[in-house]
């Protein structure tokens, strides 16, 4: 890194589907019994990306936001997968160099062997959120002299003044010079040799780095060599941004249809006069319940009778339309599985043939028992091996697919 | 099913790159005859857990645990 994750039998049982028979109906179906068929995973898990579908919303184009991020390619798409590329890590090998020890030479240079630091090289194995720090803002704590317009604390080292001294030497003070050492720091201003120098320093040269240009090979990232340049420009974008590229929300509790009582919305039917008391603008208005009349509940089989509310719209009858319990559909044949072949390095893509592999909805897939496997523990045996007990894991489908992540006994290759 | 947030001291919370704080509570001292109140003064933290950016993580980035809150018909 691929795979596989107990295995056969019997017995009880659940789910869903076909059949057949009985009941049973509002004729769509439903219920009970038989028998047949089928019934969880590599992750069904997290819900992290990125599709299908659905429903909302949509002229156009910016801005804002959020995601991605090295080149090609696959592929419905993806933050995934495949190829390449340029970095870094880790071991070894190999090459310059420097330094120490040793041994030859033995003054030195030289040449050999060990250790051991610096740099490069080619392979091999790994790893990854791998655009831009040279657009622009910000940070860089402590410590250090200095953290980004470089600086001058120790050190060096030229030159003054003053002590000391026969002189050199040495002390000290100052003006400057230097970034090689020292010392701090994750991190110090290209780095490592040599030559230079007063000391030094890309000052100057060698090899590595680094920058510009044009070349040449690659689809591209790139990468080779050449040619100029002594070299500017520290890190941090998982700080803010800059650039390029996508991106409209919400979810199957999306959404669709049938659709009960209750409540509650609309519409429509339905039956009045006198009379009293107050007020007045003399049109009428406001109390108050008296008379009869009408409608309409209740007692009642009806009729009278009693009673109760009404009387212009509350109640009351009637019908209209949304929603709810409820039931049906999305719901399971599908960017599906197996095999061959073919294109390509490879994801993967094409062709043929062959399959049908849950689809429930508070939610089925299970529990016993025997048999064998596979570890562990104890006994018996010289042993092969036998007896006995105990354990076999992470976990479970909930619209449906594509990948990442996370959990996992224990076995194969 | 789905779709959001939050874990810092016993407890409620602040801290959002630089040594982890506050109230309240505990301790242990003055103080009063004795408690309380007050006063000083101390402890107490794996910043849920791992891994990663960075020179540096409680703060940024991944995963994981834990805990909670929303949603079906209308408003």
């Nucleotide at each position: 890194g691929a795979c596989c994750g107990g295995a056969c039998g019997g017995u009880c049982g659940c789910u869903c589907u076909c059949u057949g028979c009985g009941c049973u109906u509002u004729c769509g179906g439903g219920c009970g019994c038989a028998g047949g068929g089928a019934g969880a995973g590599g992750a069904a898990a997290g819900u992290c990306c990125g599709a299908a579908c659905u429903c909302c919303g949509c002229a156009g184009a910016g801005c804002a936001g959020u995601g991605u991020g090295c080149c090609g390619g696959a592929u419905a798409a993806c933050g995934u997968c495949c190829g390449g590329g340029a970095g870094g890590g880790u071991g070894g090998c190999u090459c310059a160099u420097c330094c120490u020890u040793g041994c030859g030479u033995u003054c030195u240079u030289c040449g050999c062997a060990a250790g051991g630091g610096u740099g490069g090289g080619a392979a091999a194995u790994u790893c990854g959120a791998c655009g831009g720090a040279a657009a622009g803002u910000g940070c860089c704590a402590c410590a250090g002299a200095a953290a980004a317009u470089a600086u001058a604390c120790c050190g060096c080292c030229u030159c003054g003044g003053c002590c000391u001294u026969c002189a050199c030497c040495g002390g000290u003070c100052g003006c400057g010079g230097u970034a090689a050492g020292g010392g701090u720091g994750a991190a110090a201003a290209g780095g490592u040799g040599c030559g230079g120098u007063a000391a030094g320093a890309g000052c100057g040269c060698a090899c590595c780095g680094c920058c510009g240009c044009g070349g040449c090979a690659g689809u591209a990232a790139u990468g080779c060599a050449g040619c100029g340049g002594g070299c500017a420009g520290g890190g941090c974008a998982a700080a803010c941004c800059c650039c390029a590229c996508a991106c409209g929300g919400a979810g199957c509790a999306a959404g669709a249809c049938c659709a009960a009582a209750u409540a509650g919305g609309g519409a429509g039917g339905a039956a009045g006069u006198c009379g009293c008391g107050g007020c007045u603008u003399c049109g009428g208005c406001c109390g108050a319940g008296g008379a009869c009349a009408c409608g309409u509940g209740c007692c009642g089989g009806c009729u009278c009778g009693g009673u109760g509310c009404g009387u212009c719209a509350a109640a009351c009858c009637u019908c209209c339309g949304g929603g709810u319990a409820g039931g049906u559909c999305g719901c399971u044949a599908g960017a599906g599985c197996c095999g061959c072949a073919c294109a390509g390095c490879a994801a993967u893509g094409c062709g043929c043939g062959g399959c049908c592999c849950a689809g429930a909805g508070g939610a089925a897939u299970g529990g016993c028992c025997g048999u064998c496997c596979c570890g562990c523990a104890g006994g018996a045996g010289c042993a092969a091996u036998c007896c006995c007990g105990c354990g076999g894991a992470c976990a479970g489908a909930a619209u449906u697919c594509g990948g990442c992540u996370u959990a996992c006994a224990g076995g194969u290759c | 099913g789905g779709g959001c947030g939050c874990u810092u001291a016993a407890c409620u919370c602040a801290g959002c790159g630089g040594u982890a704080g506050a109230g309240u509570g505990c301790c242990a001292u003055c103080u009063u005859c004795a408690c309380a109140c007050g006063g000083u003064g101390g402890a107490a933290g794996u910043c849920a857990u791992a891994g990663g950016u960075u020179c540096g993580a409680a703060u940024c980035c991944u995963a994981u645990a834990g805990c909670g809150c929303c949603c079906a018909c209308c408003a």
Two RNAs folded together computationally: RNase P RNA and transfer RNA, 488 nucleotides in total. It holds a member of the Rfam family "Bacterial RNase P class A". Its family is annotated with dimeric ribonuclease P complex, tRNA processing and ribonuclease P activity in the Gene Ontology. Rfam classes the family as a ribozyme.